[in-house]
This record gives sequence, structure tokens and C1' cells, in this order.
RNA sequence: GGCCUCUUAGUUAAAUGGAUAUAACGGCCCCCUCCUAAGGGGCAGUUACAGGUUCGAUUCCUGUAGGGGCUA
Repeated sequence: GGCCUCUUAGUUAAAUGGAUAUAACGGCCCCCUCCUAAGGGGCAGUUACAGGUUCGAUUCCUGUAGGGGCUA
């Protein structure tokens, strides 16, 4: 240099064209408890970035950035 693959919440993962993007752990509030832990209820928080296709994009296409791999 060429090619393949991955990037979603603070972390680990799901969703693969169609409802308000989902869960676990973590965070905050409340309940319970003499206190803590455990348990119960609630809340906040996310599609790497920029374009394109489409009525509609996390999903498809292009480019950029970053991680991993193969090859010369």
C1' cells in the first nucleotide's frame, strides 16, 4: 500500500429496513431495615463522524477516524 472485519448508554451485549432503539451491571431518587448489605418500585443516559439511497436507516451504499486480522 491492498483486502476483510468491528465501532450502539459509564461497561458488556441485543435489535439488521417500520411503534418512544432493548436488557444486564453501574449511576440517581424512593420504599423496606435500628444501620448496612440483600430485596422491591421509579428516573436519567446510547446508534463513532460526514454525506447518499429510501415514504422510513442502528440496519443498505460512499468517504473519514479508530480497533483487530490477512497479504505484499
This is a predicted structure of a 72-nucleotide RNA (transfer RNA) from Pseudoalteromonas sp. JB197. The sequence is in RNAcentral, with records from ENA and Rfam. Rfam family: tRNA. The family's RNA type in Rfam is transfer RNA. RNAcentral records the identical sequence in 2 taxa.